RNAcentral holds the sequence, with entries from ENA. Predicted 3D model of a 348-nucleotide RNA (Bacterial RNase P class A) from a Gammaproteobacteria bacterium. NCBI's taxonomy places the organism under Bacteria, Pseudomonadati, Pseudomonadota, Gammaproteobacteria. Its Rfam family is "Bacterial RNase P class A". By type it is a ribozyme. About the family: Ribonuclease P (RNase P) is a ubiquitous endoribonuclease, found in archaea, bacteria and eukarya as well as chloroplasts and mitochondria.
RNA sequence: GAUGUCGGCCAGACAACCGCUGAAGAAUUUUUCUUUGGAGGAAAGUCCGGGCUCCAUAGGGCAGGGUGCCAGGUAAUACCUGGGCGGCGCGAGCCGAUGGAAAGUGCCACAGAAAAUACACCGCCUAAGUCCUUCGGGACCGGUAAGGGUGAAAUGGUGCGGUAAGAGCGCACCGCGCCGGUGGUAACACACGGCGGCAGGGAAAACCCCACCCGGAGCAAGGCCAAAUAGGAACGCAAUGGCGCGGCCCGCGCUGCGUUCGGGUAGGCUGCAUGAGCGAGGUGGUGACUCCUCGCCAAGAUGAAUGGUUGUCCACGACAGAACCCGGCUUAUCGGCCGACUCCUACU
Repeated sequence: GAUGUCGGCCAGACAACCGCUGAAGAAUUUUUCUUUGGAGGAAAGUCCGGGCUCCAUAGGGCAGGGUGCCAGGUAAUACCUGGGCGGCGCGAGCCGAUGGAAAGUGCCACAGAAAAUACACCGCCUAAGUCCUUCGGGACCGGUAAGGGUGAAAUGGUGCGGUAAGAGCGCACCGCGCCGGUGGUAACACACGGCGGCAGGGAAAACCCCACCCGGAGCAAGGCCAAAUAGGAACGCAAUGGCGCGGCCCGCGCUGCGUUCGGGUAGGCUGCAUGAGCGAGGUGGUGACUCCUCGCCAAGAUGAAUGGUUGUCCACGACAGAACCCGGCUUAUCGGCCGACUCCUACU
C1' cells in the first nucleotide's frame, strides 16, 4: 500500500423567532412570568427472563409446558463468557435445537430386488448332490453380495490371504464398541494397553427415555380520597298521625321526617422514575462479570408534550418515536469515525 475479520462509538452542526409540556419559584389569582428538564440505538416486534402488584398455595407426586455438549456469570434466562465436538475458511475468524435411535412403539413419498422380520433385478460361480449327454457340455438343486444399477439414506474402508465364485471367512492397518490407564473440575482427548469381528440406514423440529426448570393474571396490576341519584343498615322523632277501601265504626292494606354509617359510580390522587442506575479510578478474574472509593441525577404525558419557520455551513442527514420498570434476543437503518487482528505485495 492493498485485503478481509472482529469489536466499539456518532446519528447533521450553529443561531434567531414562534409554539407544546414536566418541575421549582414568583406574581396575580386560575391565568401569566422567570429559571430549568424534555425520546432511541433500536423507544419497535412482544419472542424469552426478572422486578413490582393482586389472587392462589402445608409438603410431595401425577398430568402439562419448556430447556437440552461441559463449566462459569447473573436477580434470572432460551441470554452472555470460556472450553469441548462437528463443519467452512490459507488465515484473523465464522456457522451448528450439538443428550439418547446398540430401551420400546410408530414413520420413511418417488425410485428400487429390498426402507428393516431384510433382501436379490443385472451380474458372478457350477466345487458338492441328482438327472441327461453327440463327452464339448446342459438342466435341476443351488451358492454369492466382490462389481453394476435405485435412492436423502442400502449392514464399515483399504490391502493380502482364501474360494468354484465370494464373503470379517481369516489376518494387518484404519474405523466402531466395551473395559482399564493417563491428562482435564467437566464435556472430552490420547500415534496408551487389553478384549470383541462388529452392534448395524434415516429421522427424536414423531411418540418416547434421561437430566434440569416451571402456580395464575397483569399498571386497564394494585392502593387511597370521594359528589349527585337510587338501594342498604343503625338510632331518634312523629302515633289518638297521614293516605286508600267506606256514609260512620270495626277491620285490612300502604306510608313519613331527621342524623349517622357502609358498599359503590362519575371524578381526582397515587403506583410513576434514585434505579439489579450512570460516569471516572482501582481490586480479583483468560473472560462474561464481581467488589471498593469518589462523583452525578438525566422525559414522565393521560387525547396524551418533545414541534414548526427562517438563515449560514457541510460529507446534504437513514431507520424510526417513550406510556410501570429493567436484562436480553430478533428485526429496520443514510453515512461516518476509532481500535485490535489476518492474508498478500513492496521497501528498510